Model confidence (mean pLDDT): 80 of 100. The RNA shown here (transfer RNA) has 74 nucleotides and comes from Candidatus Iainarchaeum sp. Rfam family: tRNA. Rfam links the family to the GO term triplet codon-amino acid adaptor activity.

RNA sequence: GGGGCUGUAGUCUAGCUUGGUUAGGAUUCGUGCUUUGGGAGCAUGCGACGGGGGUUCAAAUCCUCCCAGCCCCA
Repeated sequence: GGGGCUGUAGUCUAGCUUGGUUAGGAUUCGUGCUUUGGGAGCAUGCGACGGGGGUUCAAAUCCUCCCAGCCCCA
């Protein structure tokens, strides 16, 4: 330099090839119940689409540029 893949809560992950419900689940964390206490269990709450632009009534999803990581070729 050329090509490909990936990026969603603190962590892991589904959804992207059918564009449309409040973006779902696990775990962590806060609160409450339970317990002498801890742990476990139950209930409840907070928290996310890598960034910019475009298309569209509507974008995590489609297009484009950039950023980061990984892989292949040279």